Context: one part of a larger RNA
Molecule: large-subunit ribosomal RNA, domain IV
Organism: invertebrate metagenome
RNA sequence: CUCUCGUUAAGGAACUCGGCAAAAUCGCCCCGUAUCUUCGGAAGAAGGGGUGCUCCACUAUGGUAAUGGUCCUGCGACCAGAGCCAGAAGGAGUUACAAUAAAGAGGCUCAUGCGACUGUUUAGCAAAAACACAUGGCUUUGCAAACUCGUAAGAGGAAGUAUAAGGCCUGACACCUGCCCGGUGCUGGAAGGUUAAAUAGAUGGGUGAUCCACUUCGGUGGUGAGCUUUACUAUGAAGCCCCAGUAAACGGCGGCCGUAACUAUAACGGUCCUAAGGUAGCGAAAUUCCUUGUCGGGUAAGUUCCGACCUGCACGAAUGGUGCAACGACAUGAGCACUGUCUCAACGAGAGAUUCG
Numbered sequence: 001c002u003c004u005c006g007u008u009a010a011g012g013a014a015c016u017c018g019g020c021a022a023a024a025u026c027g028c029c030c031c032g033u034a035u036c037u038u039c040g041g042a043a044g045a046a047g048g049g050g051u052g053c054u055c056c057a058c059u060a061u062g063g064u065a066a067u068g069g070u071c072c073u074g075c076g077a078c079c080a081g082a083g084c085c086a087g088a089a090g091g092a093g094u095u096a097c098a099a100u101a102a103a104g105a106g107g108c109u110c111a112u113g114c115g116a117c118u119g120u121u122u123a124g125c126a127a128a129a130a131c132a133c134a135u136g137g138c139u140u141u142g143c144a145a146a147c148u149c150g151u152a153a154g155a156g157g158a159a160g161u162a163u164a165a166g167g168c169c170u171g172a173c174a175c176c177u178g179c180c181c182g183g184u185g186c187u188g189g190a191a192g193g194u195u196a197a198a199u200a201g202a203u204g205g206g207u208g209a210u211c212c213a214c215u216u217c218g219g220u221g222g223u224g225a226g227c228u229u230u231a232c233u234a235u236g237a238a239g240c241c242c243c244a245g246u247a248a249a250c251g252g253c254g255g256c257c258g259u260a261a262c263u264a265u266a267a268c269g270g271u272c273c274u275a276a277g278g279u280a281g282c283g284a285a286a287u288u289c290c291u292u293g294u295c296g297g298g299u300a301a302g303u304u305c306c307g308a309c310c311u312g313c314a315c316g317a318a319u320g321g322u323g324c325a326a327c328g329a330c331a332u333g334a335g336c337a338c339u340g341u342c343u344c345a346a347c348g349a350g351a352g353a354u355u356c357g
Stems, first nucleotide, its partner, number of pairs: 001352008010343002014341001019338001027051005036041001038172001052094005061086004067080005095099001107336007114328002119131002136169006147156003173323004178253003183250002185246005192241003198235003204229004211222004254272005281315001282312001293309005
């Protein structure tokens, strides 16, 4: 010097990103216990007091019950009750610094955010506000169900049957959940437009049998069947176009100008655009750039925190909105208690390192 412990004057978070770590609290009995609340809780809230041993005292009292007695004859009643077990409360005294004498054994309170809760998770850097959850909703599915696995047979769903099963979203509870169907998706519709394979096949091209004519006998010209190719045109489903519906489907939810008898502001008016222009509620927020916004509170002093304001860069209603008791090894702020975290370090114990051997 390192590690693991112990103690510490005065102060008591001045340490630090942050009370991290440590200290403190701790059992049992009694008293007492607020805001809030879903009336269950909160609550061991908080905050106090007691605790050893001796005697009164084989205590009071309770349990069990041998045995005895009375009435009586029934496997009855009543009374007393040895022994054994359990066992307060009170009074008096007494020892120590100290009595749950060692060990083991909640620190508490106030406020806010998030998630209702118990639970689950990144085996090996993340335990959370993430996942799940009960609840709510939409949607599919009539059973040989939808859906999933498999080439298939077959299996799961389910030895279930719409109070069931699958998919998706939300996430207890309370109060609620506004407007938009133009785009995308889904569902329904079938008049019209477009449209594949297929069927029919015009026209044109290639080849050219047959027949006729001519011939230098090699062929040439005409006729043109058949085969082949071209594919205009006609018929031709779903889909798409089209017409409706649907947002707890994916999603979206404006701009400019003017106006009131101080000023300021604009209930009001004008105009442009849109499918419709953000309703209730909340709001510098886990969301606010400017920003340490402004005001108030707490502090001697507060970029954090709490309460407001609203100028919401860029909240907002099941991608849920706003609240909320209880709960949380969650996050943030404040206080009490407590302390070597610190002012500021010291000493001690054990184990190492180092040096000598």